This is a predicted structure of a 473-nucleotide part of an RNA (small-subunit ribosomal RNA, 3' major domain) from Geopsychrobacter sp. It matches the Rfam family "Bacterial small subunit ribosomal RNA". Rfam links the family to the GO terms ribosome and structural constituent of ribosome. The source organism's lineage runs through Bacteria, Pseudomonadati, Desulfuromonadia, Desulfuromonadales and Geopsychrobacter.
[in-house]
Context: one part of a larger RNA
């Protein structure tokens, strides 16, 4: 100087408290440990590993295992020789395929016309290729975390023999080292804030694919017409403690009020200082060193990553009447669509099929929003709750659903009657609840990332638990 203390003082945070809903019990999904296995590839391990890398393991992916093959190699450059088209396509022998045997189709460009140059294939030789092999404790880059916490430093000066101190402490104040006042300090930098994006109000420009108040018209904004309104997307205005009152040191600021769509950071996002954890990643990529080089490289078929006495994490569905089922009926936002989205129609109980209007999209389609509302039924039961499991029959994708896909129909109808100790999230359009979309993707979502609908309760307070900041010991 720091760090630490079951030292002290001050302050903050869904940290506690006050509330609401969960997890922990059940079934299933998913990840992990363990066990098993020829292999169950590898990494991640308190918070900050465990629906994590993986925005999607049937083959591929794939790194693992078994077996079959190759050795200048699946890929790059150079050298030598051979062939002229090569590539590609079709048939064919053996084979599980990789690979391989034979045949056929195909028959290059430029030029100084010299088989000269280019280009490609095959063969050979070695230089080399190759490695998801090891080391994240050799590294770059990227990332997590403390933490969007308010801190971390520097120049000059001053003090101290020096390490260092001062500034940055003190009195107020703030979300903030935010600002004010004081002060041997005076200034400055990285952070804070603002500048950026979305959202909430208004004005203006524009009016199609959007909209429809007035006038016609129609089954329908369908058409004429209009651009007022909604909306779209460009430009602007607006909020600054600006105004008033009080408190305060005549300060900074705080409290209340007015006006206002919005009030004191309006709400949300992006943005992460110096550093910490030898944190994570050599399996994104790059890279030092080490190791393999007829194998730790490469190709292929099949299997495995999907195993299952068990344990844990994260979720989904429930245990029902604020509900289940049936019928009718209403209202979104944000997205995606040409190797695509697909309407009307017809067939099927259904998944789906046939067929194809329209749409490169404010035009057409996915598309039905669901909870809600209205009516009916069930009457507290392991049930008309719950849907696991299993049998059968199918649909779709795809060379291919046995290991190991999703979905549909019929039948079956398990556990479960609100969950011990313990533990998690959330302060407002939030929690809870309801559906919708997208990426990945042939197919596969209870996960992830978004979108809107309905829409609460509670916060006395800071003694205590956890984490953090400042001062002091």
């Nucleotide at each position: 100087u720091g760090a630490c203390g079951g030292g002290g003082g001050c302050c903050c945070g869904c940290a506690c408290a006050a509330g609401c809903g969960g997890u922990g019990g059940a079934g299933c999904a998913u990840g992990u440990g363990g066990u098993u296995u020829a292999a169950u590839u590898c990494g991640a391990c308190g918070c900050a590993a465990c629906g994590c890398g993986a925005a999607g393991a049937a083959c591929c992916u794939u790194a693992c295992c078994u077996g079959g093959a190759u050795u200048u190699g699946a890929c790059a450059u150079c050298c030598c020789g051979a062939u002229c088209g090569c590539a590609u396509c079709c048939c064919u022998u053996g084979g599980a395929a990789a690979c391989u045997u034979g045949g056929g189709a195909g028959u290059c460009a430029g030029c100084u016309c010299g088989g000269c140059u280019g280009g490609a294939u095959c063969g050979g030789u070695g230089a080399c290729a190759g490695g998801u092999g090891c080391u994240g404790c050799a590294u770059g880059g990227c990332u997590g975390u403390c933490g969007u916490c308010a801190g971390c430093u520097c120049g000059u000066g001053u003090c101290g023999u020096g390490a260092g101190a001062u500034g940055u402490u003190g009195g107020g104040u703030u979300a903030a080292g935010u600002c004010c006042c004081g002060c041997a300090a005076c200034g400055a930098g990285c952070g804070c804030a603002a500048c950026c994006c979305c959202u909430a109000u208004c004005c203006u420009u524009a009016g199609u694919u959007g909209c429809c108040a007035u006038c016609a018209u129609u089954a329908a904004g369908u058409u004429g017409g209009g651009c007022a309104c909604u909306c779209u997307a460009g430009g602007g205005a607006g909020a600054c403690u600006g105004c008033c009152g009080g408190u305060g040191u005549u300060a900074a600021a705080c409290c209340g009020g007015a006006g206002g769509a919005a009030g004191g950071u309006g709400g949300g996002g992006a943005u992460g200082a110096c550093g910490u954890c030898a944190a994570g990643u050599c399996c994104u990529c790059a890279u030092g060193g080490c190791c393999c080089u007829u194998a730790u490289a490469u190709c292929c078929a099949g299997g495995g990553c999907u195993a299952c006495a068990c344990a844990c994490g994260u979720g989904c569905u429930a245990c029902a009447a604020u509900g289940g089922c049936c019928g009718g009926u209403a209202c979104a936002a944000a997205g995606g669509g040409c190797a695509g989205c697909a309407a009307u129609a017809c067939c099927g109980c259904g998944a789906g099929g046939u067929g194809g209007a329209g749409c490169u999209a404010a035009u057409c389609c996915c598309a039905a929003a669901a909870a809600g509302c209205c009516g009916g039924u069930c009457u507290c039961a392991g049930u008309u709750c719950g849907g696991a499991u299993u049998g059968g029959a199918g649909u779709c994708u795809g060379c291919a659903a046995c290991u190991c896909g999703a979905c549909u129909c019929c039948a079956u109808g398990a556990a479960g009657u609100u969950g011990g100790a313990a533990u998690c999230g959330c302060u407002a359009g939030u929690a809870a609840u309801c559906g919708c979309g997208u990426a990945u993707c042939a197919g596969c979502a209870u996960g992830a990332c978004g979108c809107g609908g309905u829409g609460a309760a509670u916060a006395c307070g800071u003694u205590c638990c956890c984490g953090g900041g400042c001062c002091u010991u």